[in-house]
Molecule: Fluoride riboswitch aptamer (crcB RNA motif)
Organism: Acidimicrobiaceae bacterium
RNA sequence: GUAAUCAGUGGCGGUGGAGCUCGCCCUGAACCGCCCCCACGGGCUGACGGCUCCUGCAGGUCA
Numbered sequence: 001g002u003a004a005u006c007a008g009u010g011g012c013g014g015u016g017g018a019g020c021u022c023g024c025c026c027u028g029a030a031c032c033g034c035c036c037c038c039a040c041g042g043g044c045u046g047a048c049g050g051c052u053c054c055u056g057c058a059g060g061u062c063a
Base pairs, nucleotide, nucleotide: 010025011024012023013022016054017053018052019051020050021049033044034043035042036041
């Protein structure tokens, strides 16, 4: 100096917050939704990676 591994820390997992938990990444990284279409353009879904709670939004019903 390079590479690998472990631990700690940090970051990330398509739209907010919190708790728990899982996975991924080591900065040229993880990650940045899906379908149709040559392109243009068009269509669809979700506040979670998962569970629970809260907030916002959408639909229906009752008072």